[in-house]
RNA sequence: GCCCCGGUAGCUCAACGGUAGAGCACCUGCCUUGUAAGCAGGGGGUUGGGGGUUCAAAUCCCUCCCGGGGCU
Numbered sequence: 001g002c003c004c005c006g007g008u009a010g011c012u013c014a015a016c017g018g019u020a021g022a023g024c025a026c027c028u029g030c031c032u033u034g035u036a037a038g039c040a041g042g043g044g045g046u047u048g049g050g051g052g053u054u055c056a057a058a059u060c061c062c063u064c065c066c067g068g069g070g071c072u
Stems, first nucleotide, its partner, number of pairs: 001071007010024004018055001026042005048064005
């Protein structure tokens, strides 16, 4: 330098172009003498940045940034 994969909640990951979710973590309550476990509820996101296509983009196109792998 070229090619491929990935970037979404604190972490690990989902999401036929049509309201962004789950598990764990966190907060509150119940339970307990107390803690943990368990049960119930709750908060948390400019979907890596910018631009384009579309009535509508996490998703499609272009470009840049970051991480991993391969080739020379």